[in-house]
RNA sequence: CAUUGAUAAAGGCACUCCUUCCGUGAGGAAGGGUCGCAAAGCCACCGGUCUAAAUACUCGUCAGACAGCGGAGUUACCACG
Numbered sequence: 001c002a003u004u005g006a007u008a009a010a011g012g013c014a015c016u017c018c019u020u021c022c023g024u025g026a027g028g029a030a031g032g033g034u035c036g037c038a039a040a041g042c043c044a045c046c047g048g049u050c051u052a053a054a055u056a057c058u059c060g061u062c063a064g065a066c067a068g069c070g071g072a073g074u075u076a077c078c079a080c081g
Stems, first nucleotide, its partner, number of pairs: 003081001004079002012037002017032006035068001041074002045071003048066004
């Protein structure tokens, strides 16, 4: 340095749920924190799922969310190997 992730160690995150706030909504933020996670850190590039509008024509607009659903990219603690 790379890989790997154990009957390791120090820690971390936070599904569901509850409270408050924001949003038309999916959902998001803060606090608590049990399911779980070796990237459950970041990222919307690809696929997927969801929400809004729309569903014929015209005009206008050229949306959003989920990273704990996968892939890709990038950064990172420790160490039996």
c-di-GMP-I riboswitch aptamer from a Pseudomonadota bacterium, 81 nucleotides, folded computationally. Its mean pLDDT, the model's own confidence on a scale to 100, is 80. Lineage of the source: Bacteria > Pseudomonadati > Pseudomonadota.